[in-house]
RNA sequence: CCCUUAGAGUUUGAUCCUGGCUCAGGAUGAACUCUGGCGGCGUGCAUAACACAUUCAAGUCGAACGGAGUUACUACGAAUGAGACCUUCGGGUGGAUUUUGUUUUAACUUAGUGGCGGACGGGUGAGUAACGCGUGAGCAACCUGCCUUUGUGAGGGGAAUAACGUUUGGAAACGAACGCUAAUACCGCAUAAUGUAUAGGAACCGCAUGAUUCUUAUACCAAAGAUUUAUCGCACAAAGAUGGGCUCGCGUCUGAUUAGAUAGUUGGUGAGGUAACGGCCCACCAAGUCUGCGAUCAGUAGCCGGACUGAGAGGUUGAACGGCCACAUUGGAACUGAGAUACGGUCCAGACUCCUACGGGAGGCAGCAGUGGGGAAUAUUGGGCAAUGGACGCAAGUCUGACCCAGCGACGCCGCGUGAAGGAAGAAGGCCUUCGGGUUGUAAACUUUAGUUAUCAGGGAAGAAUUUUGACGGUACCUGAAGAGAAAGCCACGGCUAACUACGUGCCAGCAGCCGCGGUAAUACGUAGGUGGCGAGCGUUAUCCGGAUUUACUGGGCGUAAAGGGUGUGUAGGCGGGACUGCAAGUCAGAUGUGAAAAUUAUGGGCUCAACUCAUAACCUGCAUUUGAAACUGUAGUUCUUGAGAGCCGGAGGGGUAAAUGGAAUUCCCAGUGUAGCGGUGAAAUGCGUAGAUAUUGGGAGGAACACCAGUGGCGAAGGCGAUUUACUGGACGGCAACUGACGCUGAGACACGAAAGUGUGGGGAGCAAACAGGAUUAGAUACCCUGGUAGUCCACACCGUAAACGAUGAAUGCUAGGUGUAGGGGAGCAAUCCUCUGUGCCGCAGCUAACGCAAUAAGCAUUCCGCCUGGGGAGUACGGCCGCAAGGUUGAAACUCAAAGGAAUUGACGGGAGCCCGCACAAGCAGUGGAGUAUGUGGUUUAAUUCGACGCAACGCGAAGAACCUUACCAGGACUUGACAUCCCGAGAACCCGACGUAAUGGUUGGGGUGCCCUUCGGGGAAUUCGGUGACAGGUGGUGCAUGGUUAUCGUCAGCUCGUGUCGUGAGAUGUUGGGUUAAGUCCCGCAACGAGCGCAACCCUUGCCUUUAGUUACUAACAUUAAGUUGAGGACUCUAAAGGGACUGCCGAGGUUAACUCGGAGGAAGGUGGGGAUGACGUCAAAUCAUCAUGCCCCUUAUGUUCUGGGCUACACACGUGCUACAAUGGUCGGUACAAUGAGAAGCAAAACAGCGAUGUGGAGCAAAUCACCAAAACCGAUCCCAGUUCGGACUGUAGGCUGCAACUCGCCUACACGAAGUCGGAGUUGCUAGUAAUCGCGGAUCAGCAUGCCGCGGUGAAUGCGUUCCCGGGUCUUGCACACACCGCCGGUCA
Repeated sequence: CCCUUAGAGUUUGAUCCUGGCUCAGGAUGAACUCUGGCGGCGUGCAUAACACAUUCAAGUCGAACGGAGUUACUACGAAUGAGACCUUCGGGUGGAUUUUGUUUUAACUUAGUGGCGGACGGGUGAGUAACGCGUGAGCAACCUGCCUUUGUGAGGGGAAUAACGUUUGGAAACGAACGCUAAUACCGCAUAAUGUAUAGGAACCGCAUGAUUCUUAUACCAAAGAUUUAUCGCACAAAGAUGGGCUCGCGUCUGAUUAGAUAGUUGGUGAGGUAACGGCCCACCAAGUCUGCGAUCAGUAGCCGGACUGAGAGGUUGAACGGCCACAUUGGAACUGAGAUACGGUCCAGACUCCUACGGGAGGCAGCAGUGGGGAAUAUUGGGCAAUGGACGCAAGUCUGACCCAGCGACGCCGCGUGAAGGAAGAAGGCCUUCGGGUUGUAAACUUUAGUUAUCAGGGAAGAAUUUUGACGGUACCUGAAGAGAAAGCCACGGCUAACUACGUGCCAGCAGCCGCGGUAAUACGUAGGUGGCGAGCGUUAUCCGGAUUUACUGGGCGUAAAGGGUGUGUAGGCGGGACUGCAAGUCAGAUGUGAAAAUUAUGGGCUCAACUCAUAACCUGCAUUUGAAACUGUAGUUCUUGAGAGCCGGAGGGGUAAAUGGAAUUCCCAGUGUAGCGGUGAAAUGCGUAGAUAUUGGGAGGAACACCAGUGGCGAAGGCGAUUUACUGGACGGCAACUGACGCUGAGACACGAAAGUGUGGGGAGCAAACAGGAUUAGAUACCCUGGUAGUCCACACCGUAAACGAUGAAUGCUAGGUGUAGGGGAGCAAUCCUCUGUGCCGCAGCUAACGCAAUAAGCAUUCCGCCUGGGGAGUACGGCCGCAAGGUUGAAACUCAAAGGAAUUGACGGGAGCCCGCACAAGCAGUGGAGUAUGUGGUUUAAUUCGACGCAACGCGAAGAACCUUACCAGGACUUGACAUCCCGAGAACCCGACGUAAUGGUUGGGGUGCCCUUCGGGGAAUUCGGUGACAGGUGGUGCAUGGUUAUCGUCAGCUCGUGUCGUGAGAUGUUGGGUUAAGUCCCGCAACGAGCGCAACCCUUGCCUUUAGUUACUAACAUUAAGUUGAGGACUCUAAAGGGACUGCCGAGGUUAACUCGGAGGAAGGUGGGGAUGACGUCAAAUCAUCAUGCCCCUUAUGUUCUGGGCUACACACGUGCUACAAUGGUCGGUACAAUGAGAAGCAAAACAGCGAUGUGGAGCAAAUCACCAAAACCGAUCCCAGUUCGGACUGUAGGCUGCAACUCGCCUACACGAAGUCGGAGUUGCUAGUAAUCGCGGAUCAGCAUGCCGCGGUGAAUGCGUUCCCGGGUCUUGCACACACCGCCGGUCA
C1' cells in the first nucleotide's frame, strides 16, 4: 500500500446499562423422515483392540546341492511274440507290436539341504503425557544386507548331515533308532593390510574426553563356486548412498479437593555388557537428586503435515492422503538375522474355540472379501496382474486381496436433464369474494419445433515402452433412428425471517429454536387454495467453530450491576531516579541452512465445462548458524542528589502497656424520722410493703463506668482509643541542610494484629441482662410491654479469627481550574492580614460515569505490583484436606432447575410518610331512619309459570309516566305454516257490507248483497285491494353489552387534561403546569428557559329580585259615574301581563398587601363582591349499564325459539333487606266559624249553578279549545270541647251495605257509610338529609291513565336552629418523600398447615 471486520429476539408501563439464554452462517467418515432421472470424481464399522466358518493375502531360485519322478533320445538287456516265410505240421526262421530293466543325452517337475526374501508391503489406534511426536542441533560414543565406486584376493584339505533306505512308536500331530550321501551347508590350515589390539616416535587440529596423518615393533583374522564362456557370484579393506540406533535445546491436555517424591534412588571408582554412550547391570564409597517456573499422583489422549471455522488473533479436530510411533488373542521370553525382541516365525503361562482312540494335539482376519454380535449407522465370500510398485531369479518367469479395475450406498462435491417458442374465449375445474369480480394463469388445451439424458442399431479407442501382452471393455467416444414420448420433490409462510387467505377445532387436539400461540371470528394447531425458499434433493437430529469484546494478547471489568483480601510487617517474584563508559543476553537489520511431498493461494495446462488433475511460482509467519547496529531494556563499572533513609531543634495528641489515686450515681447493710402505700403501664397485673416499704437523714460495703469539657475536633495500620497522676514506650508533623548515595515500590506463600459474641482455668459480681419464671396483650403470643432473674458483661492467662471488619472505593508515585471552613507547625507584617507544609470537611471546573455521582483525600490522565469477578437458584451447601477443646472457621464443587436474576434513573398508582388546601366530610344544630302497622321494590323460598334485566357508593317507589283482559316477553291447553308484518311472480275476484252453524275463544265450515276509478285498438290492460298457489324469503323480547354503534351512570361542576416551538437529558422523560402570594377555580399577580396555544374554569343563555320605556285585553281600579258584583262606562296612574332597555364593574372611600393580584371594613344602592336558582359535565377511569328502546356483526330456531286464541301467572309467602306513608298525640284530636296562593291541565275533556243522597256519587247541563269558563286549597286564624288515658290518640285488619270505571273487578281495582278498633307511649348497635326563603311542616297541580299513587315530576303557603373550628372519620386537589407495586395495596410476597 492492498484486502478484511454486519447483526437480531428476549428482563420494563416505558428507558439506559449490566448480564445470561436463543436465532440467522459455515462444516461433517454422519444418522433419521419424505422423495428420487443420468453421469464424473471421491468416499464408506466412528460402536465390541468382540468372537470368527471358508477361500485367498510370501514366496522364489534346478545357473548352489544330492536325490526322486516324467517324457523323448542313444546304447545294452529281459519278456512278449502279430503279419509274412519255411516246415518234417512236431515246429523253425524272423522280428513288427507291447511291457520292463540298465545306461547316455536333452527337456520338464520338485519333497529335502542350501541362498535370498518372510523386519517390506497391508491393517488397527488398545496402550503411551513419553525424547512418543514436532522442530532444531549433536555422536570425537555407533551399525548398515541388497546398490555404487576403488583396491586386493580366491591356495590346499577335512569331518558330517537331511533327503533316501531299513526297523519302529503314536488315533493324530509328530517322532525315535541304525545305515548311506552332496553342496555356494559346516570346520581347521596357509596367505595378510590400508584392518584391529598393545607399546613407542613425529606433525597438526579440537571447548574437553580426544581426533587426524605419517612411522616402528609384536600379535590376530578371509574366501565358493555355478554356467549356455557372455557373465553371475565369493572374501577382505576403504569410501559413498540408503536405512537405522543413541544424546541434547525448545514446544506438547486437565486436576493442588494430588505437596512433597525418590534406595539403583543421585553421583563417583572399578569390572561386566552393548553396534554404541550410559546405574544398562554388579561390587564398593559418598548422600545426594527432582519439586510452587508444579515434582509425585490421578484422569483423559496415539503425535504431526494438515482439516473445519474465524477479518485476524484464536478455537475445535487428527476420517480419507502423507511422515513418525505403538500394537498384532492377553502377559512374558529369547533365538535367527544386516535388520525383529518378528501380524500370516519359535518357546512358556492364562483365557477362549476346535479335534481326540482321553494318552495327547491344533488355532489366532486390528491383511482382502465374508459371518455372527453390538449399534442410529457403514459395501462384493467380484475381475486382473494389462499398468505402477515389490520379493526371488542370469533370464524366461513365478508370486503379489499392495495395486489397477468393476459391483453396492444421493454418503459428499461437481455437471446435465425433466423440454423450447407461440398461444386470451383470460376455457373448464379448484380457492376466495364486498357476488361486481379476483386468483391459479401463458399456466393448460392447441399449433410449430430442437433431440441433451435414457432406449435401439452401427462403428470404436488412447492407456503399450521396443514386439508378445488390456482386467477395465465392445467401456469412453462417434454416427444413425424413433419420439414430449420415460424423468419433481421437500420444507416453510406470527416476529426474528422471504412468503396469506378460507374452513375445521375451541387452553381440547396440538405447535414451539427463543419470545410464545390455542378458552367460538387462530395469517402460530389440522386441512385446502395460494405464496416463498431450495431443488434430485429437502427437512430434522447430533457435534464443532462463528456470531460471543460471553475468559477480553489483539480486546473486558471490580463505589451501587458479579468482583478490593479485615489490617499490617515482610520472603520469593515483578517493576524501578539523573549522567558517562564498556559488553551484546533481549531488540533490530543482512546472509546461509532447514522448514518433506501432498494441501492452501496465484497464474497457466489437460479431461466438452466443473468437480478432479498436472506444471510453475508464492507461502510454510518457525528453528538454527553467522555478520553487523547500540537508541531502549539488561549486565559490569564510575559518578550525582531530587526518591528513600539518618542527624539536630521544636511543638500537638482519648496512640500503647503497667501501677496508683478520685468524686458523682445505682444497689446492698446498719441506725434515726415517718405511715400506708410503693412500683409499673396505653390501661393493668405479677412484685415490694403494718415483720414498717416508698420517701428522707446519717454511717458503712462493694463493683462497674468516667457527666460537663466534646467539636463532620485529635491519635492509631486496621480493630479501636475519653476521669486524674506517674513510669516505660511506638508513630506522624514542622524547621534546618554541614551526612549516606537509589539503599526504592509492590508483595504469592509466611508471620503478626484483629470489634462483639463464644470457649477453657482461676478470680470478681454493683448495675445491666440472653436462657428461664411470673404478669399482661392477643384468636393464639414460645414476641413486642411489665416484675424478677442465671450465664455473660469486669480482671489475669490461653483459645477463637469472624462482622454492613464500609469510604460497600487495595497499596505506591507523578500530573490536572478554583472557592470556603477547621486541627497542628513554620515564615512575613505594627496590625488587619497574607504566604507555606501536613492532616481533616464542604462546594465546584475540566474530565470520567449506565446513571446516581466522583472531582488534588478522584470513581480524572498515566505507570508498577497484588487480590478478586464471569447469568439466577442449588450454595458459601455437600464431600475431602487443613485449623480449632467445642462452637465453628478456611479452601470449596456437582446433579438438577429457570429465562431471566440484577443496577441506575423515569412516569404513575399506593403508604396505618410529611406539608398545604377544599367539600353538610367532621364538629355545632334541626328533622329523620333503624322499633310498630301498612304501601312498594329486592333477595330467598315456592310454583306449571311466579317472564327478563339492574347488584357497594353509582341495583333494590330502578327499566315500569301506572300487570283485572290487552300490555306480556312466562306457564297449561287449542290452532296456523310463504305465515300477524314487507317485496317479487302466477291465477281469480273490485273493495266492501250483512249474516248462519259451531267453539272456552281463535281457528274451522258456510249463505247473501255489491260493483266503483284510469287508459283502450273494446279483445283487454293498469292502480289500489282481497283470496288461492309457488319459492326466494318473512319472523325471533333466542345467545353473545367480553364482537359493536348510539345512549347513560360515576369519579365530578372536581380543577384539572394536553399541544406547538424552544431548552435540558444518551434515553424513558423533564421544563412550560414547579416556586411566593391569591382565588370558588391551572382565577389572577409576581418570579422563573421558557414563549405561546387548545379542551376545561369564568362569561355569553334561561329564570328570579329593582327601575324605566312601549303596549293595555280576557288583566288592573286612584279619581269620576254605575252595579248585588271592576258588573258597566271611563281611565292608562297603580298591580299585573310581555317586549325592549337600564342596573353591579371591587366602579368609589379607607386599611392591609410587594406601589401587584387580592383581602377586610365602609358609603351609596332593590341587589355587593360568581346576588339566588337552572342549563352547561375537559382528557380519561370502571372490558361500568343496556343486543328487552333502537340499530348491528357472528352464531342459533324455521309445521317452530315464529304467529294466534282462552285461562292462569308476573299480585304466591316461614323469612331477610332497602325506600316511603301513617302514627304513637295537647305546639295535639274533634266540632263549628272564617281568610289568603301558585304551577298547571281541560273537547271521547274540565264541568259551574241548582236538585237528590249521611257520603262516595248521581241527575243536570250554564260556560269554556281558556289572563274571559271550570277544576280550586290546606296548615294558619277565631270559638267550643277533650285533660294525659292505649285515650274523643292511632288507624291496621275484618264484617255489612253501597258508589264508580270497564266486555269483565273471583284470583286481582279505587272510593263511600256504618260497625269492629290490632301494633304502637318516640325506637339498640348503627346510620341519612339539610347552611336560608334552606330544613321542617301544609296543602295544590300534572304526566301515565277506561279505572287504579303513600311513587315520580312540579307549585305555592307558614317558616326555624347552628357553624368555635379543621385534631379526627370519609372523599378530593396539589407539592414532596419511600417503594422489591405497574392486572398498579383488592398489589407483591416469606413461612406454616391441609
Source information
Predicted 3D model of a 1394-nucleotide RNA (small-subunit ribosomal RNA) from an uncultured bacterium. It matches the Rfam family "Bacterial small subunit ribosomal RNA". Rfam links the family to the GO terms structural constituent of ribosome and ribosome.